[in-house]
RNA sequence: AUCUCAUCCAGACCAGCAGAGGGACAGGCCCGACGAAGCUGGGGCAACCGCCACUAAUAUGGCUGGUGCCAAAUCCUGCGAGGCUUUAUUGCCCCGAAAGAUGAGAG
Numbered sequence: 001a002u003c004u005c006a007u008c009c010a011g012a013c014c015a016g017c018a019g020a021g022g023g024a025c026a027g028g029c030c031c032g033a034c035g036a037a038g039c040u041g042g043g044g045c046a047a048c049c050g051c052c053a054c055u056a057a058u059a060u061g062g063c064u065g066g067u068g069c070c071a072a073a074u075c076c077u078g079c080g081a082g083g084c085u086u087u088a089u090u091g092c093c094c095c096g097a098a099a100g101a102u103g104a105g106a107g
Stems, first nucleotide, its partner, number of pairs: 002106007013042005021031003025078004043070003048066002050063004074099001079096002082093003
């Protein structure tokens, strides 16, 4: 790299260096010289794994060691089914999938 499973409308930012991009991709819409990406230090959120307590077991509670995360729902849409609507795939609602992200496992 690839495969499987779970989750994704909650939550959480300051400083230093740096200096123009960033939000996966495409379209949209945003963020950014009142400082983007990146790096460093500190802080925080959460509780997947882990550990502890309790239990027959599940459940539940606690801790925060390993990850992760700290604009906007995964920012929205993308493919398909259904519903309402329109002159009109016109606009909206809803469900599922795909893609992506994170974790755990496989190999």

This is a predicted structure of a 107-nucleotide RNA (SAM riboswitch aptamer (S box leader)) from Pseudolysobacter antarcticus. Rfam family: SAM riboswitch aptamer (S box leader). Its family is annotated with regulation of gene expression in the Gene Ontology. The coordinates come from a structure-prediction model, not an experiment, and the mean pLDDT is 88.